[in-house]
């Protein structure tokens, strides 16, 4: 240098045909309990790697670029 996969809350991941960004764990508060754990309810937390383009509208499509994993040479 070539090919393929990936980057989304603290962490691990989903996200369909472009149309309100979600789940598990964790965290905070409350309930339950004599109390803790477990369980139940509520809540906070996201410029979707970065830059640009298309579009009324982009996590999603297009171009460029950075990083990680794999394959080939």
């Nucleotide at each position: 240098c070539g090919c393929g996969g990936g980057g989304u809350g603290g962490u691990c991941c989903a996200g369909u045909u472009g149309g309100u960004a979600g789940g598990g764990c964790g965290c905070g508060c409350g309930g339950c309990u004599c109390a803790u754990a477990a369980c139940c309810g509520c809540g906070a937390g996201g410029u979707c790697g970065c830059c640009g383009g298309u579009u009324c509208g982009a996590g999603u499509c297009c171009g460029g670029u950075c990083c990680c994993c794999g394959c080939a040479a």

Background
This is a predicted structure of a 73-nucleotide RNA (transfer RNA) from a Longimicrobiales bacterium. RNAcentral holds the sequence, with entries from ENA and MGnify. The coordinates come from a structure-prediction model, not an experiment, and the mean pLDDT is 81. The same sequence occurs in records of 2 taxa. Rfam family: tRNA. By type it is a transfer RNA. Rfam links the family to the GO term triplet codon-amino acid adaptor activity.